[in-house]
Context: one part of a larger RNA
RNA sequence: UUGGGCGUAAAGCGCGCGUAGGCGGCCAGUUAGGUUGGGAGUCAAAUUUCGGGGCUCAACCCCGUCUCGCUCCCGAUACCGGCUGGCUUGAGUGUGGUAGGGGAAGGCGGAAUUCCCGGUGUAGCGGUGGAAUGCGCAGAUAUCGGGAAGAACACCGGUGGCGAAGGCGGCCUUCUGGGCCAUCACUGACGCUGAGGCGCGAAAGCUAGGGGAGCAAACAGGAUUAGAUACCCUGGUAGUCCUAGCCGUAAACGAUGGACGCUAGGUGUGGGGCGAUGUCGCUCCGUGCCGCAGCUAACGCAUUAAGCGUCCCGCCUGGGGAGUACGGCCGCAAGGCUAAAACUC
Numbered sequence: 001u002u003g004g005g006c007g008u009a010a011a012g013c014g015c016g017c018g019u020a021g022g023c024g025g026c027c028a029g030u031u032a033g034g035u036u037g038g039g040a041g042u043c044a045a046a047u048u049u050c051g052g053g054g055c056u057c058a059a060c061c062c063c064g065u066c067u068c069g070c071u072c073c074c075g076a077u078a079c080c081g082g083c084u085g086g087c088u089u090g091a092g093u094g095u096g097g098u099a100g101g102g103g104a105a106g107g108c109g110g111a112a113u114u115c116c117c118g119g120u121g122u123a124g125c126g127g128u129g130g131a132a133u134g135c136g137c138a139g140a141u142a143u144c145g146g147g148a149a150g151a152a153c154a155c156c157g158g159u160g161g162c163g164a165a166g167g168c169g170g171c172c173u174u175c176u177g178g179g180c181c182a183u184c185a186c187u188g189a190c191g192c193u194g195a196g197g198c199g200c201g202a203a204a205g206c207u208a209g210g211g212g213a214g215c216a217a218a219c220a221g222g223a224u225u226a227g228a229u230a231c232c233c234u235g236g237u238a239g240u241c242c243u244a245g246c247c248g249u250a251a252a253c254g255a256u257g258g259a260c261g262c263u264a265g266g267u268g269u270g271g272g273g274c275g276a277u278g279u280c281g282c283u284c285c286g287u288g289c290c291g292c293a294g295c296u297a298a299c300g301c302a303u304u305a306a307g308c309g310u311c312c313c314g315c316c317u318g319g320g321g322a323g324u325a326c327g328g329c330c331g332c333a334a335g336g337c338u339a340a341a342a343c344u345c
Base pairs, nucleotide, nucleotide: 004316005315006314007299008298012313014200015199016198017197021193022192023191025087026086027085028084029083030082031081033080034079035076036075037074038073039072040071041070042069050064051063052062053061054060090190091187092186093185094184095182096181097180098179102176103175104174105173106172107171108170109153113149114148115147116146117145118144119143120142124135125134161168162167205246206245207244208243209242210241214240215239219235220234221233222232257312258311259310260309261308262307265290266289267288268287269286270285271284272283273282274281275280294301295300318345319344320343327338328337329336330335
């Protein structure tokens, strides 16, 4: 290797960029490294393999024999590789359009909430299953006017959009990334994947400085209860917000790595193009649902595959011990990454 798997049983790295490596379109020529045919040499003896024989068998002993490998020579040229030349369908560029909560910075807006001031006004308010703590005659709640602050952006809003993922939602401006469509023109395989590496990465958490309306771990009180270190209520600090820097995790999920090709349809929806222009038809890209073949242990998947193939990476190998110990690397810390064994069932 023959000869397994990874949606839910163990198993897809959270996501991207990319080094080495692996793999790689069509045509012609050349070379002959891989490959392949033939020949030669060698692989001491013993051992080993196979065939035969001898000790009554066997071990043991004897005779014969094979193979691969390596080196050299001659030949073959389909495939792989090298070199040369060419091609355009893969990839990319240009041109013209186009949708978008993609990203960054700055500015603006209204509703609501809380607080402060003032007016009206009087005895309650609040809260619950019911209550109480709490707030209120030092005038609360309610209501009207004025002011301040911070945070989030109702309706539109949608299995609707954008982004590689995390994620992104009021409005305007500036800067900026990507996609899609059309069209010819250009480059001419420039491609795919990607061990290491580098970057991005929700929330919570950390450092420093600001900010602090609401909410709210911790905490306090009131209830409930056998108890109630909870669920419910009244308060309430970190935090939540901003700037700079760390952390690097997640049910980071489609629990489904990436690329390319192929394999019935039906229906909805977003973006573009073409033709009809009256609803419609065709086509490309995206996003849902249903469903055939096929696949699947089943559930289900089914042109957005979990179908049929090719290439590359990652990962799994009974449960517990354990994502732990030790060591190493990273981190301010919290901790993260890598990752066992004894023992036990």

Small-subunit ribosomal RNA, central domain from an uncultured bacterium, 345 nucleotides, folded computationally. The coordinates come from a structure-prediction model, not an experiment, and the mean pLDDT is 89. The RNAcentral record of the full RNA draws on ENA and SILVA.